[in-house]
RNAcentral holds the sequence, with entries from MGnify. The RNA shown here (Lysine riboswitch aptamer) has 157 nucleotides and comes from uncultured Eubacterium sp. Its mean pLDDT, the model's own confidence on a scale to 100, is 76. Its Rfam family is "Lysine riboswitch aptamer". About the family: Riboswitches are metabolite binding domains within certain messenger RNAs that serve as precision sensors for their corresponding targets.

């Protein structure tokens, strides 16, 4: 430096796609209620005693996001997540959420349980423990096994 290996529940990504989201937000009417609403402020502006927030009824009624499953594309530190740095992030400003690059650190892989976080969710996804299983190296070995380590690793050339 080149080609590979772990698994058919490997890792991500895209699009489909049933269902959930949900009779829920939101609209109209009506009844009650009385002064505010409209996103973190801040400045404007709109709507409101000709009745605002909220509450209860009645009738109408969504999307985002996430995800079982198909199907295609990247790959094998594939990918995750923690902690800076950089840029860009509506309307007029500040900030955050968020995205792109990049630097350090921590996980070998998936699975099962428990805690908390994120979500409407019991899905799913992240962090930590802990159980076994699984692939590698390495040392013991009575060759049945055992015990450690980590991907900057192992195999071949």
């Nucleotide at each position: 430096g080149u080609a590979g290996a772990g698994g058919u529940u490997g890792c991500g990504u895209u699009a489909u796609a049933a269902a959930u989201u949900a009779g829920u937000a939101g609209c109209a009417c009506a009844u009650u209620g009385g002064a505010u609403a409209c996103u973190a402020c801040c400045a404007g502006g709109u709507a409101u005693a000709u009745g605002a927030a909220g509450a209860u009824g009645u009738g109408u009624g969504a999307a985002a996001g996430g995800c079982a499953u198909u199907a295609a594309c990247g790959c094998c530190g594939a990918a995750g997540a923690g902690a800076g740095a950089u840029a860009a992030g509506a309307g007029g400003g500040u900030a955050a959420a968020u995205u792109a690059u990049u630097u350090c650190u921590c996980u070998g892989g998936g699975c099962a349980u428990a805690u908390g976080g994120u979500u409407a969710a019991u899905a799913a996804u992240c962090a930590u423990a802990u159980g076994a299983c699984u692939g590698u190296c390495a040392u013991c070995g009575c060759c049945a096994g055992a015990u450690g380590g980590a991907g900057a690793g192992c195999u071949a050339c």